[in-house]
RNA sequence: GCGGAUGUGGCGGAACUGGCAGACGCAACAGACUCAAAAUCUGUCGAUGGUGACAUCGUGGGGGUUCGAUUCCCUUCAUCCGCA
Numbered sequence: 001g002c003g004g005a006u007g008u009g010g011c012g013g014a015a016c017u018g019g020c021a022g023a024c025g026c027a028a029c030a031g032a033c034u035c036a037a038a039a040u041c042u043g044u045c046g047a048u049g050g051u052g053a054c055a056u057c058g059u060g061g062g063g064g065u066u067c068g069a070u071u072c073c074c075u076u077c078a079u080c081c082g083c084a
Base pairs, nucleotide, nucleotide: 001083002082003081004080005079006078007077010026011025012024019067028044029043030042031041032040046057047056048055049054060076061075062074063073064072
């Protein structure tokens, strides 16, 4: 240099052929239970703003197509594999 694979919350990991993004598990936090803790059970658990109901943004970064993109296209970055 050329070709290919992968990139999604704190971590792992789903999302079928474009149609509610984050299921499910782990971790964490709060509560119940306990003398206390562990285990177990219940709830919460991306970011920002808001007292709150909610609103906006969010799939490595940037752009495009589309009513609609994790998914399709272009470009770029990182890691890995192969060829030279």
This is a predicted structure of an 84-nucleotide RNA (transfer RNA) from Anaerotalea alkaliphila. Its Rfam family is "tRNA". By type it is a transfer RNA. Its mean pLDDT, the model's own confidence on a scale to 100, is 82.